[in-house]
Context: one part of a larger RNA
Molecule: small-subunit ribosomal RNA, 5' domain
Organism: Nocardioides sp.
RNA sequence: GGACGAACGCUGGCGGCGUGCUUAACACAUGCAAGUCGAGCGGAAAGGCCCACUUGUGGGUACUCGAGCGGCGAACGGGUGAGUAACACGUGAGUAAUCUGCCCUUCACUUGGGGAUAACGUCCAGAAAUGGGUGCUAAUACCCGAUAUUCAUGUGCUGACGCAUGUUGGUGUGUGGAAAGGUUUUUCUGGUGGGGGAUGUGCUCGCGGCCUAUCAGCUUGUUGGUGGGGUAAUGGCUUACCAAGGCUUUGACGGGUAGCCGGCCUGAGAGGGUGACCGGCCACACUGGGACUGAGACACGGCCCAGACUCCUACGGGAGGCAGCAGUGGGGAAUAUUGGACAAUGGGCGGAAGCCUGAUCCAGCAACGCCGCGUGAGGGAUGACGGCCUUCGGGUUGUAAACCUCUUUCACUAUUGACGAAGCUGCCCUUUGGGUGGUGACGGUAGGUGGGGAAGAAGCACCGGCCAACUACGUGCCAGCAGCCGCGGUAAUACGUAGGGUGCGAGCGUUGUCC
Numbered sequence: 001g002g003a004c005g006a007a008c009g010c011u012g013g014c015g016g017c018g019u020g021c022u023u024a025a026c027a028c029a030u031g032c033a034a035g036u037c038g039a040g041c042g043g044a045a046a047g048g049c050c051c052a053c054u055u056g057u058g059g060g061u062a063c064u065c066g067a068g069c070g071g072c073g074a075a076c077g078g079g080u081g082a083g084u085a086a087c088a089c090g091u092g093a094g095u096a097a098u099c100u101g102c103c104c105u106u107c108a109c110u111u112g113g114g115g116a117u118a119a120c121g122u123c124c125a126g127a128a129a130u131g132g133g134u135g136c137u138a139a140u141a142c143c144c145g146a147u148a149u150u151c152a153u154g155u156g157c158u159g160a161c162g163c164a165u166g167u168u169g170g171u172g173u174g175u176g177g178a179a180a181g182g183u184u185u186u187u188c189u190g191g192u193g194g195g196g197g198a199u200g201u202g203c204u205c206g207c208g209g210c211c212u213a214u215c216a217g218c219u220u221g222u223u224g225g226u227g228g229g230g231u232a233a234u235g236g237c238u239u240a241c242c243a244a245g246g247c248u249u250u251g252a253c254g255g256g257u258a259g260c261c262g263g264c265c266u267g268a269g270a271g272g273g274u275g276a277c278c279g280g281c282c283a284c285a286c287u288g289g290g291a292c293u294g295a296g297a298c299a300c301g302g303c304c305c306a307g308a309c310u311c312c313u314a315c316g317g318g319a320g321g322c323a324g325c326a327g328u329g330g331g332g333a334a335u336a337u338u339g340g341a342c343a344a345u346g347g348g349c350g351g352a353a354g355c356c357u358g359a360u361c362c363a364g365c366a367a368c369g370c371c372g373c374g375u376g377a378g379g380g381a382u383g384a385c386g387g388c389c390u391u392c393g394g395g396u397u398g399u400a401a402a403c404c405u406c407u408u409u410c411a412c413u414a415u416u417g418a419c420g421a422a423g424c425u426g427c428c429c430u431u432u433g434g435g436u437g438g439u440g441a442c443g444g445u446a447g448g449u450g451g452g453g454a455a456g457a458a459g460c461a462c463c464g465g466c467c468a469a470c471u472a473c474g475u476g477c478c479a480g481c482a483g484c485c486g487c488g489g490u491a492a493u494a495c496g497u498a499g500g501g502u503g504c505g506a507g508c509g510u511u512g513u514c515c
Base pairs, nucleotide, nucleotide: 001515002514003513004512006511007510008509009508010507013373014372015371016370017369018368019366020365021331026329027328028327030326031325032324035072036071037070040069041068043065044064047063048061049060050059051058052057053056079284080283081282089208090207091206092205093204094203095202099200103197104196105195106194107193108192109191110190111145112144113143114142120135121134122133123132124131125130151176152175153174154173155172156171157170158169159168160167161166181189182188210256211255212254217247218246219245222244223243224242225241226240227239228238229237259281260280261279262278263274264273265272266271286307287306288305289304290303309320310319311318312317337363339362340361341360345359346357347356348355349354376406377405378404379403386397387396388395389394410456412451413450414449415448416447420442423439424438425437426436427435428434429433459504460503461502462501463500464485465484466483470499471498472497473496474495480487481486
């Protein structure tokens, strides 16, 4: 000198764009953050509509739809960095050792049956959470059968190829394996089994990136083999047996610290530091462990067990997990609103309308940062008054002010008023299409136009040298200053105040950290 997720002191006009718990991965009141589908199903709690009447009941309808069965989603999105020195990450390869819902493409099929169960009715237990018995019912829920290949698997013959295990074809034969319907009835959408693609994922390997030897030896599933098991898949992944190996001064093992990277800061570069925001990957979700479901989890707002903590209780037993968005307490030098909207972008479900979305888009707070603008412009000397200094002549503040002329950015006020929607969507006519409605949180915001008046808007640090900027008074080794050198003991340009000056300026200084 530069930089910062900064803090502190003094000061503070406006706007744009960003950023905002670095500390206790401390504990959390309250609300919201993941639902959706009636075009899968039986239905009808509520509202609407229709009918009947005994006027608050009954029946119907399915406009609509609570709860339930079922499907898809909930593994994304969002948060945090505790753990991790590791194939966790980065980069480059391999998978002839893998899987992949939805999506695209292609081939073929979509057949016959069956038994349940929730809802509901009824009875019962319980304070509650919830549970039990019994009776009825449906499905794109569940089960069995048929058929089936370039599917799976066993076995026979045969061809080609490679990268060692092998890969890929042809042809027999045995065994095994599917399906679901719905709907405006023109077909549209689903279902099943294969092949290919895309996307995502698992696994393996080369290389790379911290400190410590006041850590020198470490290891028994350890290193390898065979058989069994397990996985989507290789593998001591696991198990039995066998062998005795494997790693290490090119630093094993141990200890400490730490999420990694693209990047960011600095520097001419080499390098050094760093990993906030944004993007990629990983890990975690009160602590520890476990599996279930599923294409995908060993699952933040799922389940089970144990533990600590908090809450409810009729004392028998139950409920909970903000490192989601706000917010509270606590810790701290220190970090924001219990806001609006799904209008846009994106996501889930749905044929769609649509519903949900604290993702997101916006608004609020904070000079926390960067950038821009303003606080007026021109003229104006008797160089006024006042202040300060003075050699008492004057000098300086200083064109500064007053005064004259002018302008009105920003702010204020009145009025007008968006782009973001050439989208999305309803209805009608329907011929490519045309017509006509609806839809904006931000926001009555930005912007435009008018109005008045210089009107509402300047501070902070420093002035001994380094280092731009000097005098007076007070103080008297006191009070104090100080980054270093050093100032202060009676004329202090170094302390304090004033005048003046210098630097930066809505900021200026100080502290901390990095180069």